The prediction has a mean pLDDT of 77. c-di-AMP riboswitch aptamer (ydaO/yuaA leader) from a soil metagenome, 124 nucleotides, folded computationally. Of the family's consensus pairs, 91% are formed in the model. RNAcentral holds the sequence, with entries from MGnify.

RNA sequence: CGCUGAGCCCCGUGGGCGAGGCUAAGGAAGCGGGGGGCCCAUGUUGUUGGGGCUAAUCGCAUCUCGCGUAGCGCCGCUCUUUCGGCGCGAGCCCGUCAGCUAACCCCGCAAGCACAGAAAGAGG
Repeated sequence: CGCUGAGCCCCGUGGGCGAGGCUAAGGAAGCGGGGGGCCCAUGUUGUUGGGGCUAAUCGCAUCUCGCGUAGCGCCGCUCUUUCGGCGCGAGCCCGUCAGCUAACCCCGCAAGCACAGAAAGAGG
């Protein structure tokens, strides 16, 4: 100076530090997710449990190395389109239970990174 992601900005007591500033509880706003009527929808479930977050599903196989794939991300001024290239395609949670769903209720605001191509158009 940037990237993935909802995970960001402000107020702010006390403590520590020489200063800048950092920082707990808490508050506000914003962003994200879940539950939850009528109506509508439903061969849906009953151990072959069922469901949620997420891009992260699904298939095949020589099944403890794997090969693909729905889908997702990046290539530093921004957006759209095209070409080229590089990656991901995991994990976690609820606990027998949840379709949609107004009012209403509840939860999260983390974690982890360093890939530096081109063309056209419109902006700045």